A computed fold for a 332-nucleotide part of an RNA from Cocos nucifera, annotated as large-subunit ribosomal RNA, domain IV. Its Rfam family is "Bacterial large subunit ribosomal RNA". The coordinates come from a structure-prediction model, not an experiment, and the mean pLDDT is 85. NCBI's taxonomy places the organism under Eukaryota, Streptophytina, Embryophyta, Euphyllophyta, Cocos.
Context: one part of a larger RNA
RNA sequence: CUCUCUCUAAGAAACCUAAAAAGAUAGCCCCGUAACUUUGGGAGAAGGGGUGCCUCCUCAUAAAGGGGGUCACAGUGACCAGGUACGGAUGACUAUUUACCAAAAACAUAGGUCUCCGCAAAGUCGUAAGACCAUGUAUGGGGGCUGACGCCUGCCCAGUGCCAGAAGGUCAAGGAAGUUGGUGACCUGAUGACAGGAGAGCCGAUGACCGAAGCCCUGGUGAACAGCGGCCGUAACUAUAACGGUCCUAAGGUAGCAAAAUUCCUUGUCGGGUAAGUUCCGAUCCGCACGAAAGGCAUAACGAUCUGGGCACUAUCUCGGAGAGAGGCUCG
Numbered sequence: 001c002u003c004u005c006u007c008u009a010a011g012a013a014a015c016c017u018a019a020a021a022a023g024a025u026a027g028c029c030c031c032g033u034a035a036c037u038u039u040g041g042g043a044g045a046a047g048g049g050g051u052g053c054c055u056c057c058u059c060a061u062a063a064a065g066g067g068g069g070u071c072a073c074a075g076u077g078a079c080c081a082g083g084u085a086c087g088g089a090u091g092a093c094u095a096u097u098u099a100c101c102a103a104a105a106a107c108a109u110a111g112g113u114c115u116c117c118g119c120a121a122a123g124u125c126g127u128a129a130g131a132c133c134a135u136g137u138a139u140g141g142g143g144g145c146u147g148a149c150g151c152c153u154g155c156c157c158a159g160u161g162c163c164a165g166a167a168g169g170u171c172a173a174g175g176a177a178g179u180u181g182g183u184g185a186c187c188u189g190a191u192g193a194c195a196g197g198a199g200a201g202c203c204g205a206u207g208a209c210c211g212a213a214g215c216c217c218u219g220g221u222g223a224a225c226a227g228c229g230g231c232c233g234u235a236a237c238u239a240u241a242a243c244g245g246u247c248c249u250a251a252g253g254u255a256g257c258a259a260a261a262u263u264c265c266u267u268g269u270c271g272g273g274u275a276a277g278u279u280c281c282g283a284u285c286c287g288c289a290c291g292a293a294a295g296g297c298a299u300a301a302c303g304a305u306c307u308g309g310g311c312a313c314u315a316u317c318u319c320g321g322a323g324a325g326a327g328g329c330u331c332g
Stems, first nucleotide, its partner, number of pairs: 001327008010318002014316001027051005036041001038148001052070007071075001083311002086308004090303002096106001111146007123132003150297003154228002159225002161221005168216003174210002178206006186197004229247005256290001257287001268284005
C1' cells in the first nucleotide's frame, strides 16, 4: 500500500452515475390503526406497551391469565428475524420474455368488438394419398384489433379495401353465317405428259354475330385502411371575439385530457415545496406535432418498474482516525 472485518466525537446523503454499499427495523402477545376503496381491501397500515428467573393463585398432563418477589446496561439476551410513510407516471392484477449486457411501461391475460365458417366447415400442412382443426358442430372453430372494472367511444364512404346489386358499356378462350388464298379428287376430247370444263373435300386468312367473371357503373360499410382546413372583419378604454363574411373540402377534431413517456421555441408563465429546484407537484392553454378500441379519460389493489420530496438510520460524505486478520515488502 491492497483486501476482509470491528469501532469512531459533532453533523446526517452535504456523498454519488445511482441510497450501490453499510446501517436501521425485525420473533411472539396485547392495545391501536388514516385517506381512499371495486366494501374484498388498504393493514403487519402508522403508532404504542410487554417479553428473563423464583413463588403463589385460577387452572393443571398442556397452554394462557392474575398476585408477589428478584437480578442485569441489556430477558425474541446468541443464531434466526419487515425499514417506514406521502405524491406522480405507467401497466389493471398473478403470469411470460432477449440461455451469455435489457425483466420492463414490452408480451400475455380475463373482458370488449369486428369478420369468416352449416360440417366432406372455414383455416393450415402436403404434388398427392392423407393429417391437424376435431372423435369438436355456431354457448363451436379460425383470423384481426383492443386489453380488468367504471364513464364513454364524436364527424367523414371523396380515395383504398370489403359486401351487395344487376339495367347499360367494355371484355377472353371457344363457336360461327359470310368473304377469300392454296391444294384439288372428277368429267370431255377414241390414247396422252396436251387442251377444255366442273369444282366436292382438305389446309389456311379474315370474319358480322353469340360469349362468363372482372372492370366501368349503382348502393352500403369506420371497434375496415385512412382522414378530421384557411383568410378577413366585428362589442361604449384597451384586449379578446359569443357574431358576420369569404374560399376550399368527403368531412373540417366532438367529449375528455394537455409544456404530457407527446412541447421545438423552453429552464414557457403562475403557484407550491427548498436558504437556493433544467427535476417534481398543482394550474394555465399559445396542442411546432393529444384525442376517442394503432382506444380517450379516470381509477382501489398490485409492481426487484420509472420519478419527486419526507421520517428513521447510518464512515456514502465533511475528514479523517484507531484496531484485528490475510497479502504485498525485507531477511532467512